Source information:
RNAcentral holds the full RNA, with entries from ENA. This is a predicted structure of a 689-nucleotide part of an RNA (large-subunit ribosomal RNA, domain II) from a Chthoniobacteraceae bacterium. The coordinates come from a structure-prediction model, not an experiment, and the mean pLDDT is 84. The organism belongs to Chthoniobacteraceae, within Bacteria.

Context: one part of a larger RNA
RNA sequence: GUCUGCGAGUUAUUGUCAGUGGCAAGCUUAAGGCAUUAUGUGCCGGAGGCGAAGCGAAAGCGAGUCCGAACAGGGCGUCCGAGUUGCUGGCAGUAGACCCGAAGCCGAGGUGAUCUACCCAUGGCCAGGUUGAAGCGUUGGUAACACAACGUGGAGGACCGAACAGGUGCACAUUGAAAAGUGUUCUGAUGAGCUGUGGGUAGGAGCGAAAGACUAAUCAAACCCGGUGAUAGCUGGUUCUCCCCGAAAUAGCUUGAGGGCUAGCCUCGUGUGCUGACCUGCGGAGGUAGAGCACUGGAUGAACUAGGGCCCAUACCCGGGUACCGAAUUCAAUCAAACUCCGAAUGCCGCAGGGUGAAACACGGGAGUCAGUGCGUGAGGGAUAAGCUUCACGCGCGAGAGGCAAACAUGCCAGAUCAGCAGCUAAGGUGCCCAAAUACCGUUCAGUGGAAAGGAUGUGAAGUUACUUAGACAGUGAGGAUGUUGGCUUAGAGGCAGCCACCAUUUAAACAGUGCGUAAUAGCUGACUCAUCGAGUGAUUUCGCGCCGAAAAUGAUUGGCGAUAAGCGGUAUACCGAAGCUCUGGAAUUGCUCCGAUUUCGAUCGGGGUGAUUGGUAGGGGAGCGUUGUCAGGGUGUCGAAGCAGGAGGGUAACCAACUGUGGAGCGCUGACAAGUGAGAAUGCAGAC
Numbered sequence: 001g002u003c004u005g006c007g008a009g010u011u012a013u014u015g016u017c018a019g020u021g022g023c024a025a026g027c028u029u030a031a032g033g034c035a036u037u038a039u040g041u042g043c044c045g046g047a048g049g050c051g052a053a054g055c056g057a058a059a060g061c062g063a064g065u066c067c068g069a070a071c072a073g074g075g076c077g078u079c080c081g082a083g084u085u086g087c088u089g090g091c092a093g094u095a096g097a098c099c100c101g102a103a104g105c106c107g108a109g110g111u112g113a114u115c116u117a118c119c120c121a122u123g124g125c126c127a128g129g130u131u132g133a134a135g136c137g138u139u140g141g142u143a144a145c146a147c148a149a150c151g152u153g154g155a156g157g158a159c160c161g162a163a164c165a166g167g168u169g170c171a172c173a174u175u176g177a178a179a180a181g182u183g184u185u186c187u188g189a190u191g192a193g194c195u196g197u198g199g200g201u202a203g204g205a206g207c208g209a210a211a212g213a214c215u216a217a218u219c220a221a222a223c224c225c226g227g228u229g230a231u232a233g234c235u236g237g238u239u240c241u242c243c244c245c246g247a248a249a250u251a252g253c254u255u256g257a258g259g260g261c262u263a264g265c266c267u268c269g270u271g272u273g274c275u276g277a278c279c280u281g282c283g284g285a286g287g288u289a290g291a292g293c294a295c296u297g298g299a300u301g302a303a304c305u306a307g308g309g310c311c312c313a314u315a316c317c318c319g320g321g322u323a324c325c326g327a328a329u330u331c332a333a334u335c336a337a338a339c340u341c342c343g344a345a346u347g348c349c350g351c352a353g354g355g356u357g358a359a360a361c362a363c364g365g366g367a368g369u370c371a372g373u374g375c376g377u378g379a380g381g382g383a384u385a386a387g388c389u390u391c392a393c394g395c396g397c398g399a400g401a402g403g404c405a406a407a408c409a410u411g412c413c414a415g416a417u418c419a420g421c422a423g424c425u426a427a428g429g430u431g432c433c434c435a436a437a438u439a440c441c442g443u444u445c446a447g448u449g450g451a452a453a454g455g456a457u458g459u460g461a462a463g464u465u466a467c468u469u470a471g472a473c474a475g476u477g478a479g480g481a482u483g484u485u486g487g488c489u490u491a492g493a494g495g496c497a498g499c500c501a502c503c504a505u506u507u508a509a510a511c512a513g514u515g516c517g518u519a520a521u522a523g524c525u526g527a528c529u530c531a532u533c534g535a536g537u538g539a540u541u542u543c544g545c546g547c548c549g550a551a552a553a554u555g556a557u558u559g560g561c562g563a564u565a566a567g568c569g570g571u572a573u574a575c576c577g578a579a580g581c582u583c584u585g586g587a588a589u590u591g592c593u594c595c596g597a598u599u600u601c602g603a604u605c606g607g608g609g610u611g612a613u614u615g616g617u618a619g620g621g622g623a624g625c626g627u628u629g630u631c632a633g634g635g636u637g638u639c640g641a642a643g644c645a646g647g648a649g650g651g652u653a654a655c656c657a658a659c660u661g662u663g664g665a666g667c668g669c670u671g672a673c674a675a676g677u678g679a680g681a682a683u684g685c686a687g688a689c
Base pairs, nucleotide, nucleotide: 001689002688003687004686005685006684011095012094013093014092015091016090017089018088019087020086021085022084023083026050027049028048032044033043034042035041036040054061055060064076065075066074067073098237099236101234105227106226107225109224110223111222117201118200119199120198121197122196123195124194125193126191128160129159130158131156135152136151137150138149139148140147164188165187166186169184170183171182172181203219205215206214240624241623242622243621244620245619250263251262252261253260254259264369265368266366267365268364269363270362271361272360274357278354279353280352281351282350283349284348290342291340292339296336297335298334300332301331302330303329307325308324309322310321311320312319372397373396374395375394376393380390381389402413403412404411417586418585419584420583422582423581424580428576429575430574431561432560433559437573439571440570441569442568443567454548455547458545459544460543461542462541463540464539465538466537467536475532476531477530478529479528481505482504483503486500487499488498511526515524516523587614588613589612590611591610592609593608594607595606596605597604598603625678627675628674629673630672631671632670633669635667636666643662644661645660646659649656650655
């Protein structure tokens, strides 16, 4: 891992509600007793309980009563009558209370010091080598000591190093040879040394040269047993089928935030009976979008003045000039979430009319939900940043399949009762992959068809405007002069460093000069003119589609191939395209209606017609299938039961099953009853492989 078996809402009791019985102003027995077919049943048993009356703290009174002085007033009652007791089911309380799961807590319960810590008693062990303390002796030395040398001696938590004890570094090992080792290296090795045997101290206790270490592979409180099914607002799991409806991730409160309670939203029942969503009409409240500047503020320009600046003058007070700045005010144009002279659409409230709907409302039984999430418009937070960001509103998803978006809970289309080798469409598409158009008119040349500011004789369309056969634009030829080298400046300044001026003459035209150039001249060139040529040329604006701007890490992607349309814009028709709609047939639920049956008169069941409906998580409601056993009835079996292997066929499903084989003795069916009643999941439990 697989297979087989086992494996989770039970039981008791109390309450409450529903269904269904009995009796009914009453209903009912409990313990216990008696009888019996020995097992329940039958009969007693009214002690007690609930109800029929309440009010008051109570005495108490009583359709009233309490407060009160009250015949006042008020509170709670009456007038308006249904209960009670069984059975079944839903839910709740109490119990382990659907099942498994802690770490833990406690016990005047126990077992452990054969491991290990420390201690006690009694034993044992430490190759070899080295160093050479005190003391002593001799000699020297001293007044005597001291002191020195040599010898002797053999001290030491002394030295080196085996046994022994330890465990420093590294490697290996790490489903090991081993639940701590092996190899090598390393430390102590006469000591606070190591060790044998026997003994002692223990669980809030021991022991500890102290690490919370150790106390039998267990230690911030051992192990075993018990309290014990501790508790678990947490995680996991919770077993057959079909049918109807169908949520919530919000508000308030919470030692509350991953839990709960009440409300909201779902479901079932009963009741009310048109009240509902929605539509129409009418009437309201309001200050958003927009707009505006009348207020509050912001901000720009102009005009004008106050004021300031500067100059002159001035001992001081005055004063004169200038026009550099410049409020308030006025004019013009403008901005605002916390501005408003104004002011929608939508939404909200009310009234009237329509509106019979898986509408509404009320009461009662049962829930689940309190982690949400995406998108859209306009907002808030953030930086008018980002983000699968956060917050409120709306719609979806969630709980929704199908088609489209290459793939893609959330976008677009559209809500799947079942069947069909029938049809029509939606979104989206129609070269091929791939169902359907190689349609038409434009446009693009970039494979654009995904990106900005900005840039550019790309190209198409539409304007405006200038020049032009009195010859334009471009090219070519010729000219481009004179006063004059303008004046100033300057070493020089001659069109061309700079400053000022920018005239006049001759002309077809020619600048007191557009650029290059020179030290300054010179030289080249331009403007301008003529000739040649012979038809368009320039400027500018708007719109469409393109170009550049354009750099990332595995080979690139419009989904691919590829395509100049099969790109983009427009137009028309056709077609394709879904579980949508239609057609044909079937099923179920439900409204209305008809018929039949039953009836406790409430209704229920069966059949026909007709209309509507039938996605679904949490969850509510309904109807069934199957398993084991009990009772009753009626069956079946050695002419072969159950079980097992297969299985025609039947049923919407759970399932049922003729028949065949095997097997060899019991077993279905119908009605009722009772449950240890359904397995794929729980790192489930046991076994097998």